[in-house]
RNA sequence: GGGCGUGUGGCCUAGUGGAUAUGGCGGCAGCCUCCUAAGCUGUAGGUCAGGGGUUCGAAUCCCUUCACGCCCGCCA
Numbered sequence: 001g002g003g004c005g006u007g008u009g010g011c012c013u014a015g016u017g018g019a020u021a022u023g024g025c026g027g028c029a030g031c032c033u034c035c036u037a038a039g040c041u042g043u044a045g046g047u048c049a050g051g052g053g054u055u056c057g058a059a060u061c062c063c064u065u066c067a068c069g070c071c072c073g074c075c076a
Base pairs, nucleotide, nucleotide: 001072002071003070004069005068006067007066010025011024012023018056027043028042029041030040031039049065050064051063052062053061
């Protein structure tokens, strides 16, 4: 340099065009318990990597940039 893939709360993850983005762990509060753990309930937390475009409507499709990973190539 070329090709492919990935990017979604603190961490992991579902969602491949349809309204308000899913679940788990973790956090906080409560219930339970003599207390703690476990369990149960509730709750907060999201520019869906950035920008632009298509569409009535975009996490999803297209273009571009960035980051990371894999493969190939070049130089040393």

This is a predicted structure of a 76-nucleotide RNA (transfer RNA) from Methanosarcinales archaeon ex4572_44. Its Rfam family is "tRNA". Rfam's curators write: Transfer RNA (tRNA) molecules are approximately 80 nucleotides in length. Lineage of the source: Archaea > Methanobacteriati > Methanomicrobia > Methanosarcinales > GOM Arc I cluster. The sequence was found in a public genome assembly.